[in-house]
Source information: A computed fold for a 514-nucleotide part of an RNA from an uncultured bacterium, annotated as small-subunit ribosomal RNA, 5' domain. The coordinates come from a structure-prediction model, not an experiment, and the mean pLDDT is 88.

Context: one part of a larger RNA
RNA sequence: AGUGAACGCCUGGCGGCAGGCCUAACACAUGCAAGUCGAGCGGCAGCGGGUCCUUCGGGAUGCCGGCGAGCGGCGGACGGGUGAGGAAUACAUCGGAAUCUGCCCUGUCGUGGGGGAUAACCUAGGGAAACUUAGGCUAAUACCGCAUACGACCUACGGGUGAAAGCGGGGGAUCGCAAGACCUCGCGCGACAGGAUGAGCCGAUGUCCGAUUAGCUAGUUGGCGGGGUAAAGGCCCACCAAGGCGACGAUCGGUAGCUGGUCUGAGAGGAUGAUCAGUCACACUGGGACUGAGACACGGCCCAGACUCCUACGGGAGGCAGCAGUGGGGAAUCUUGCACAAUGGGGGCAACCCUGAUGCAGCGACGCCGCGUGUGUGAAGAAGGCCUUCGGGUUGUAAAGCACUGUCAGGAGGGAAGAAACCGGGCGAGUCCCGUGUGACGGUACCUCCACAGGAAGCACCGGCCAACUCCGUGCCAGCAGCCGCGGUAAUACGGAGGGUGCAAGCGUUGUUC
Numbered sequence: 001a002g003u004g005a006a007c008g009c010c011u012g013g014c015g016g017c018a019g020g021c022c023u024a025a026c027a028c029a030u031g032c033a034a035g036u037c038g039a040g041c042g043g044c045a046g047c048g049g050g051u052c053c054u055u056c057g058g059g060a061u062g063c064c065g066g067c068g069a070g071c072g073g074c075g076g077a078c079g080g081g082u083g084a085g086g087a088a089u090a091c092a093u094c095g096g097a098a099u100c101u102g103c104c105c106u107g108u109c110g111u112g113g114g115g116g117a118u119a120a121c122c123u124a125g126g127g128a129a130a131c132u133u134a135g136g137c138u139a140a141u142a143c144c145g146c147a148u149a150c151g152a153c154c155u156a157c158g159g160g161u162g163a164a165a166g167c168g169g170g171g172g173a174u175c176g177c178a179a180g181a182c183c184u185c186g187c188g189c190g191a192c193a194g195g196a197u198g199a200g201c202c203g204a205u206g207u208c209c210g211a212u213u214a215g216c217u218a219g220u221u222g223g224c225g226g227g228g229u230a231a232a233g234g235c236c237c238a239c240c241a242a243g244g245c246g247a248c249g250a251u252c253g254g255u256a257g258c259u260g261g262u263c264u265g266a267g268a269g270g271a272u273g274a275u276c277a278g279u280c281a282c283a284c285u286g287g288g289a290c291u292g293a294g295a296c297a298c299g300g301c302c303c304a305g306a307c308u309c310c311u312a313c314g315g316g317a318g319g320c321a322g323c324a325g326u327g328g329g330g331a332a333u334c335u336u337g338c339a340c341a342a343u344g345g346g347g348g349c350a351a352c353c354c355u356g357a358u359g360c361a362g363c364g365a366c367g368c369c370g371c372g373u374g375u376g377u378g379a380a381g382a383a384g385g386c387c388u389u390c391g392g393g394u395u396g397u398a399a400a401g402c403a404c405u406g407u408c409a410g411g412a413g414g415g416a417a418g419a420a421a422c423c424g425g426g427c428g429a430g431u432c433c434c435g436u437g438u439g440a441c442g443g444u445a446c447c448u449c450c451a452c453a454g455g456a457a458g459c460a461c462c463g464g465c466c467a468a469c470u471c472c473g474u475g476c477c478a479g480c481a482g483c484c485g486c487g488g489u490a491a492u493a494c495g496g497a498g499g500g501u502g503c504a505a506g507c508g509u510u511g512u513u514c
Base pairs, nucleotide, nucleotide: 001513002512003511005510006509007508008507010506013371014370015369016368017367020363021329026327027326028325030324031323032322035074036073037072040071041070043067044066047065048064049063050061051060052059053058081282082281083280090207091206092205093204094203095202096201099199100198104195105194106193107192108191109190110189111188112146114144115143121136122135123134124133125132126131152161153160154159166187167186168185169184170183171182174181175180208254209253210252215245216244217243220242221241222240223239225237226236227235257279258278259277260276261272262271263270264269284305285304286303287302288301307318308317309316310315335361337360338359339358343357344355345354346353347352374404375403376402377401384395385394386393387392408455410450411449412448413447414446418441423435424434425433426432427430458503459502460501461500462499463484464483465482469498470497471496472495473494479486480485
C1' cells in the first nucleotide's frame, strides 16, 4: 500500500456507484427459472357469442371468437450456475489441413404425379397410482414410393444410385354445383455453388512443488492393409518389424481450473485469478447411447449405486453447482420482492406469448466517492473542571449572548429523460416521411416554496520507534506489550481524570499479499 474480509457487549446522519457463501461440488420444503406456432393438421374438452329446440331447469349445433389435450415444426446444445475433476484430451500465443455448419446473406435451378399408415376420438379391459393393453375411424409442412437431376459416388464407359410441401392475403375475365381452379403477392419446401458465423481436429512454444519418486512403456513405437468418423490418426482390428520416452527430469506422488487481468513494486520481480470478459470442465455418484445442424445433453432418455418420498407391498416418483428461500457447516456473506417499460434471447407473417437472462427495487458502513453535523461576531478571558510555586495558568472564542444562513433530513406543490422501433398509412421505396400507442423503477431523480440551529461525532493513541504530558490511584500486585521493554511508594509505559495528538461516519484489532 491492498483486501469478496471478519471481529469490537466501540460508534453511526444522508446520497451516488460498485460488490455481497472464500467454508459442506453438504442435504433440500415451497414457488417460479423454456417455451411457442390454429398462417402445418385432424379436431373441439372448457370459456364467450350466434342459430335451433325447450317441459324454461336446460339441451343441441365447430357456425364464429378462440382453444385444453393430441399429431407436426422450430427452440429446449443459447441464456443462467459452479470450480469438483483435470499438470495436459486444458489454457495462452503462433501456425496448419484431412472436416462439418440449423437459422442468416448472395446466386442458379426446381417445387410434377401417387400411396399406405397412426395419435387424438370411440369401444372394451388391466392398475392403488405412475401408467398401460386390444379392437375400430381419421388428417397433415408426419411417413413412403414414382418422375425429373445441377452435384456426389460406383462403373464393365453402355450406364446405375439420390429431392421436394404446402399455407395465407387480394382479385377482373373464363371454368366450376360449391369448395375452388386460375392470376398475383407474401411466408415456406428441395438440390447445388459461394459467403458469414459457430464448431471439431493437428503441430510448435510456454504454464506449480517434490529425486526422501530413476527408470517407464505391450496397442507400447513404427509400417502394410482394412474398419470407423463430418474429418487426419493405433482411434480400432489383422499381420510384420522392435521400437518409443527419460537428469533439457520420463514415470510416480502432491497441489491447482487457465487467461485478459488484479494487488504490490522505481523497475525487474513477487503474490493472486472475487466481481467483468474469453475459454475449459461439471450438473446426486458411475456408465451408456438415442434424437438432432449441433449433446453423449443442469431443469431429456436408459442401466447401476447411495439418499429422500408415495404405496393398496404388486410397484412407482425425485435430483436448486438456475432465482429467491430452508437446515447444516462456518469468524462470515442478502428478499421465498416488482416488471417484461428498456436491452437481448426462443417461437410466430404479425398481433402477441414466454424469458428469476436482464432492467429495477429491498437488506448489511462490506468498499470507494461526495455532502452534512452550521456561519460570523463575541473577554467580564463567566461559571464549572484540571493543574498550581497560591501570584496565577489552562480548558478558551470554546460556551453563553447577539446577528445570520438553510445543504441534508422534514412538510407542501410541480415532475421527467430513459420511448422509438415493432404496428397502421404514404410515396420519392429509403439508414425515408406521417400517425397512434407503450414506464417496472416511480410520484423516483430533479425543480420551486415553507419552517427551525433545530434531528446528526466518534474511535484509537500520547516511554522510544511515532505526532501528542501532567495529577491522582496502585505498589513486581493489578495490569500493559508490535519490538525494545514498563510495574518492587513521587510510574509521561498499569487504571482513572484533565489536557493534547491523529484519523473521522468511521476508528481500532486480527487474518492475508507485496